[in-house]
RNA sequence: GCACCGGUGGUUUAAUGGUAGAAUAGAGCCUUGCCAAGGCUUUGACCCGAGUUCGAUUCUCGGCCGGUGCA
Numbered sequence: 001g002c003a004c005c006g007g008u009g010g011u012u013u014a015a016u017g018g019u020a021g022a023a024u025a026g027a028g029c030c031u032u033g034c035c036a037a038g039g040c041u042u043u044g045a046c047c048c049g050a051g052u053u054c055g056a057u058u059c060u061c062g063g064c065c066g067g068u069g070c071a
């Protein structure tokens, strides 16, 4: 330099164009003699910009970052 894959709460990971979900984590409460475990409630996310569309995490283009391969 070229090609391909990926970027979503603090972390890990789903979502075939129509309210962004789960696990874990944080906070509060219940339970227990205490802790742990468990239960209920709650907090927090779509890498950036443009385009297409009634509507974009999703499709297209560009950029940035990471990984793999080739040179």
Base pairs, nucleotide, nucleotide: 001070002069003068004067005066006065007064010024011023012022013021018054025043026042027041028040029039030038047063048062049061050060051059